[in-house]
Predicted 3D model of an 85-nucleotide RNA (c-di-GMP-I-GGC riboswitch aptamer) from an uncultured bacterium. It matches the Rfam family "c-di-GMP-I-GGC riboswitch aptamer". Its family is annotated with cyclic-di-GMP binding in the Gene Ontology. It was read from a public genome assembly, where an Rfam model found it.

RNA sequence: CAUGUCCAAGGCAAACCCGUUGCAAGGCGGGGGCGCAAAGCCACAGGUCUCGCAGUUUUCCGGCGAGAUGGCUGGGUUGCCGUGA
Numbered sequence: 001c002a003u004g005u006c007c008a009a010g011g012c013a014a015a016c017c018c019g020u021u022g023c024a025a026g027g028c029g030g031g032g033g034c035g036c037a038a039a040g041c042c043a044c045a046g047g048u049c050u051c052g053c054a055g056u057u058u059u060c061c062g063g064c065g066a067g068a069u070g071g072c073u074g075g076g077u078u079g080c081c082g083u084g085a
Stems, first nucleotide, its partner, number of pairs: 001084004011036002016031006034071001040077003044074003047069007055061001
């Protein structure tokens, strides 16, 4: 530097359940364990979702604003072990 078939020590924790918090999407704590080699960290770009506003209006839809999601993709950054050069 590349890589994750295999090894060690360990780590994280989906659905679901309980509690708590938020208008909501969701967050947090406990149980749980589907999975994960960055499922560590950063909302920078795109996607998706929620709420609000104005337009339109049956709805839809696109626009603007405020949020959510890193376990949707890309990007940035740090890092364990093994393997290869």